A computed fold for a 362-nucleotide RNA from a Dehalococcoidia bacterium, annotated as Bacterial RNase P class A. The gene name in the source record is rnpB. Rfam family: Bacterial RNase P class A. Gene Ontology terms of the family: tRNA processing, dimeric ribonuclease P complex and ribonuclease P activity. The sequence is in RNAcentral, with records from ENA. Model confidence (mean pLDDT): 76 of 100. NCBI's taxonomy places the organism under Bacteria, Bacillati, Chloroflexota, Dehalococcoidia.

Parts: sequence; C1' cells; structure tokens
RNA sequence: CCAGUGAGCCGGGUGGCCGCUCUCGCCCCCGGGCGAGGGAGGAAAGUCCGAACUCCGCAGGGCAGGGUGCCCGCUAACGGCGGGGCGUCGCGAGGCGACGGACAGUGCCACAGAGACAGACCGCCCCGGUCCACACCGGGGUAAGGGUGAAACGGUGCGGUAAGAGCGCACCGGCGCCGUGGUGACACGGCGGCCGGGCAAACCCCACCCGGAGCAAGGCCACGUAGGGGACCGCUCGAGGGCUGCCCGCCCGAUGGUCCCGGGUCGGCCGCUCGAGCCGCCGGGCAACCGGCGGCCCAGAUAGAUGGCCACCGGUCGCCGCAAGGCGACUACAGAAUUCGGCUUACAGGCUCACUGGUGAG
Repeated sequence: CCAGUGAGCCGGGUGGCCGCUCUCGCCCCCGGGCGAGGGAGGAAAGUCCGAACUCCGCAGGGCAGGGUGCCCGCUAACGGCGGGGCGUCGCGAGGCGACGGACAGUGCCACAGAGACAGACCGCCCCGGUCCACACCGGGGUAAGGGUGAAACGGUGCGGUAAGAGCGCACCGGCGCCGUGGUGACACGGCGGCCGGGCAAACCCCACCCGGAGCAAGGCCACGUAGGGGACCGCUCGAGGGCUGCCCGCCCGAUGGUCCCGGGUCGGCCGCUCGAGCCGCCGGGCAACCGGCGGCCCAGAUAGAUGGCCACCGGUCGCCGCAAGGCGACUACAGAAUUCGGCUUACAGGCUCACUGGUGAG
C1' cells in the first nucleotide's frame, strides 16, 4: 500500500425569523399570557419469541396440543447471550449448524441397475461333453476388476489363492471393551471378533418446558333513552357458570339465567411513564454478566406534538486546475402510542480499535 475478518461509535453543525407540544411556577380567571426546563430510534420497523403489568381462574387426575433439543455458564425469562465440544465452509483472521435417538416400532430411497437389509449383467477360475484349438452347453466356486446409480455388505496396499475374498497382515475409518484427562459435551492411548446403509427439516421414541386473554388490558365519572317488548329453561329432584381444547372429578349458583327484537351512548378522567432505567469508577469473572460506591431524570400525544424559510459550513461523487481553489449534483434507513430483554430486516457516507492474507521498501 492492496484485499479481507471481528467489534464499537457518529450519521449532520452554527446563527437568525416564524410556528408546535408537555411539566412546574406566577398572573388573568371561559379562553389565554409570561418565565424556567424537557421533547422520536439504532432500528421507533416486522409482530417472530420472552416477560413485567391488568383481568378471569386455580382441586386434582388422565388424554390431546404446542415449544425447545451437544455441554457448561448468564438472565426475570426466552427459541436469547457468552464460553467450549463436534461437524462443515474458508489459505487464514473467522463464518455457519434444524447438534438427543436409526439396536422401540412403522415408513421411504424414483429412474437406472443383477441387486438399495438387497445380489450376479459383463466378467475371472476349476471340472466335464465335442478329435485338438476356438466357439458352444452343463456343473461348481467367486464379488477383487468393469458397468448402473446420489448411495452397492468398509477404504488403500502387500501377501495368499484354482481364481478371488479381512482369508491373513500394515495403516485409516467404524463398532465393542479397558485405561488416562476433563464438572461435561468429548479427547488421547491400548486391546479385539474383524465389520449390520441413508432419511427423524418422515411419522415416531426420549428429556425438559408451557393456564387464557391482552393498554382497544383494566378502573372511575358524567350524560341519555324505553326501569322497553317477547320466547325458552330453572329455583337444591340444580337452568346456567368456572377449573386450558376434551373426559372424569370438584366448586359456585336462585324474584335466576339464555336467546331474539328495539332504543340510548359511542363523552371525559385515570392507567401514562421512576424503569429487571441510564452514566462514571472500583472489584470478581476468558466472557456473557454479577456486586459495590457515586451521579442523573431523559417524550407522554389522542386524527395524534420536533416543522417551515434564509444564510454560512461539514461530508460524498464528478469535472476543471501545477497547486491553492472553483463549478455542479447529492447528503442514508426512517417517526414513539403500556414498558422492557432479544431476534430478524433496512441503512448514502464517515471514524476508531484489534486481527488475517498478499506485495514492496528499510
């Protein structure tokens, strides 16, 4: 200097004029005015997960349904995060993983091919028939070579054999047993009969987890009509309701429920922002994160507040120019609506740190 990997940050600034909204204080006292202070995000997005909070319920059992799926930690929790193991991609820094079980059972592996838990198409060897050879026919042996295929009863090599074959041996893979290390997933070593595919992101089995609904949750107030009309069931011999979706079982329950028609209102206030909050330092931990001390308050709208104009800069690209500089164009993704922890997606441009590969110079 070029190319890349991982992480973090910024993503507009200054001045003037006009215009919004919230909190507090004062004044006016319907309205409104003045002063002080605050006012969109890293994703506010998607609504994919998890919760806080609110309401309903909580007596239990069985079945169903859903979610997760290597190990150890973190967290309020999660399908998240950190660190490891194994596998895979990459020269590498690093990236990705739907990562329990195929010996509980069922199922599938098209076509091709002899054969896909299965087997002999072409071949190779031995014996016999024919006068010899060749060819052909019959019998026996074989799966090393060729072919088919995504995949062919372990791979390469040597020996051995009639020809071959783990038949034997060496190394590798797999499986089983033992030892060592590790909390563990696993790793390493030794021994051995030598050797039974794949798919569970197929049904399934195993382990663990899961009540429902959601701020339009849920409360309070005001106003108004029609305190309307009808039907069915029931009043302890139990209508109806609840306990997740179902069953059993249990509980509540009486001038009570369910259904239909019709009328009124669709207004105001609370919830509403102090939070598993943010910032700094110290300690523990590889880290995620945890603990301690100190500081800070940082939107609460309700058709929905941050805007408009002017000027000067900043940044990027292109052109001109030796240079200074000049001209032109552009300046990302995108707006809270109960609040957090994540994941996923979008993003012009710029800065910082660490690491990897390459080239060249000293």